[in-house]
RNA sequence: UAACCAUCCAGAGCGGCCGAGAGAUCUGGCUCGAUGACGCCGCAGCAACCCCUUCCCGUUCACCCGGGAGGAAGGUGCUCACGCCGGAACCGAUGGAGU
Repeated sequence: UAACCAUCCAGAGCGGCCGAGAGAUCUGGCUCGAUGACGCCGCAGCAACCCCUUCCCGUUCACCCGGGAGGAAGGUGCUCACGCCGGAACCGAUGGAGU
C1' cells in the first nucleotide's frame, strides 16, 4: 500500500499507571465504565497466519510444490459480548504477499 489471497459465531486475564468516556465511521439498539472502563506498560495465556519437524501421502531422479500429522523456539496477532447486533458506506481489522 491502488490492486491480490486467507480469516473474522472457537479460544485465552492478572498486576501497575492514568482518569472519562469506550465498544473503527454514520444511524437505531444493546453492552462495558469512578467497585476505574478505554488507553499505555509489565507479566501470563490463547491461537497457529508466517514459522519449525530425522513423520505420512501425492508428484518427482531429487529438490521445490500440494495435502495431512505433530510442534511452539522465533515474527506478528489476539485475550467482554459473532467485527456486540440490525441497516448504510469505495466499510474495517489481522496475517500473508507485493511495492